[in-house]
RNA sequence: GGAGUACUAGCUCAAUGGAGAGAGCAUCUUCCUUCUAAGAAGAGGGUUCUGGGUUCGACCCCCAGGUACUCCA
Numbered sequence: 001g002g003a004g005u006a007c008u009a010g011c012u013c014a015a016u017g018g019a020g021a022g023a024g025c026a027u028c029u030u031c032c033u034u035c036u037a038a039g040a041a042g043a044g045g046g047u048u049c050u051g052g053g054u055u056c057g058a059c060c061c062c063c064a065g066g067u068a069c070u071c072c073a
Base pairs, nucleotide, nucleotide: 001072002071003070004069005068006067007066010025011024012023013022018056027043028042029041030040031039049065050064051063052062053061
């Protein structure tokens, strides 16, 4: 220098272009228990990496940029 992959909750990951973005773990509250662990019920937590574009509608498609990793030179 060129190419590819990934980026969504604190962490690990889902989500055919279609209408209120979810799950598990973690955190908090309550119940249970003599206490802890385990178990049960519930709650909070998201500018979906950034900026544009296409579309009636974008986590999803297109363009540019950023970060990380991999490959080629």
Predicted 3D model of a 73-nucleotide RNA (transfer RNA) from a Bdellovibrionota bacterium.
The coordinates come from a structure-prediction model, not an experiment, and the mean pLDDT is 80.
It matches the Rfam family "tRNA". It is annotated as a transfer RNA.